[in-house]
Context: one part of a larger RNA
This record gives sequence, C1' cells and structure tokens, in this order.
RNA sequence: CACCGCCCGUCAAGCCAAGCGAGUUGGGUCUGGGUGAGGGUCUGCCGGCUUGGCAGACUCGAACCCAGGCUCAGCGAGCGGGGCUAAGUCGUAACAAGGUAUCCGUAGGGGAACCUGCGGAUGGAUCACCUCCU
Repeated sequence: CACCGCCCGUCAAGCCAAGCGAGUUGGGUCUGGGUGAGGGUCUGCCGGCUUGGCAGACUCGAACCCAGGCUCAGCGAGCGGGGCUAAGUCGUAACAAGGUAUCCGUAGGGGAACCUGCGGAUGGAUCACCUCCU
C1' cells in the first nucleotide's frame, strides 16, 4: 500500500494448554484394628549353675494385612469454553452521521456478528439559539 480501507461473530479444518468428568491405576502421609520378627526389665524353673535353655508378666516394636481420612500423580468415554494458525463458509455488528449515532447497566429475543424494550453517559456528526473565553 490510506474506504477497492479497516473490522466483528457463528460455522468448518489443524494444533496446543487448562477445566469438569462415571471411574480406574499408583505414590506419600495420618488414624484405628489385627497378625507379629526381634529387643528391654522383672519373676520362676532346668542343666554339665561357664558361655546358656525354657516358661510367665509388663513394656518397646520392624514388617505385613484390613478399614478409613487427607493429599499428589498417571489414564479416562464424554462435556463445555479458551488460545493460536497467509489465502475456507455465512453474513456486515463497530470505525465517517458507518448508512438505525455509539457506549454502559438491565430484561427479553435471535444462525452469528447482533436486535428490541427501559434507564443512563457523551467519549455523538449536523443545524439553530444562549452563556463564557480569546
């Protein structure tokens, strides 16, 4: 590259990350229960009263199993949006008074940008009048 401009949303295609998700797999941690290797203290008994052995009570307790809580990660049909991507589709909402001024709030409606109602702002063009300043 200046209106043969700019530009908005749906839809279609590809890629990416995140969310929800019936569940499922694994890790961490905590709590309760069970089994319980082994250690300690005390008591009793046995012997070849030397190192020891056996039994009981109390206690500490690795590991494993069961149940539950919290937490982290993987997988997960499907769901809804988001981001990005020269040349796809439909329209044309915004930018000029953008061809119904725009925008904000709210409600309803609509393939989509949006449309309509009500209230508000001027960050509206044009015309006229008033006030103020130069």